Source information
A computed fold for a 94-nucleotide RNA from a Gammaproteobacteria bacterium, annotated as c-di-GMP-I-GGC riboswitch aptamer.
[in-house]
RNA sequence: UUCGACAAGGGCAAACCCGCCGGGAGGCGGGGACGCAAAGCCUCCGGUCUGAGAUGCCCGGCGAGCGGGUCCUCAGAUAGCGGGGUUGCCGGAU
Numbered sequence: 001u002u003c004g005a006c007a008a009g010g011g012c013a014a015a016c017c018c019g020c021c022g023g024g025a026g027g028c029g030g031g032g033a034c035g036c037a038a039a040g041c042c043u044c045c046g047g048u049c050u051g052a053g054a055u056g057c058c059c060g061g062c063g064a065g066c067g068g069g070u071c072c073u074c075a076g077a078u079a080g081c082g083g084g085g086u087u088g089c090c091g092g093a094u
Stems, first nucleotide, its partner, number of pairs: 001093004011036002016031006034080001040086003044083003047078007056070005
């Protein structure tokens, strides 16, 4: 530098359940394991999701941003959506 087929010691912990926090996405703790070689850490880029605003376009509606979809703005969530950055255990190859 690169790889994770084999080995050892280990590590993390999806869904679900309980408690707490949050307006929500969701987070934290306990139980629990679907998986994970960075499922350690960081929102820089894209995606997805939530909330608020706005009301250009489409649909509905007698009508009112009134309901739905989409675009836009702002604030957030997700690092177990992908990319990127950064640190790192064991082993193999070079």

The organism belongs to Gammaproteobacteria, within Bacteria. The coordinates come from a structure-prediction model, not an experiment, and the mean pLDDT is 85.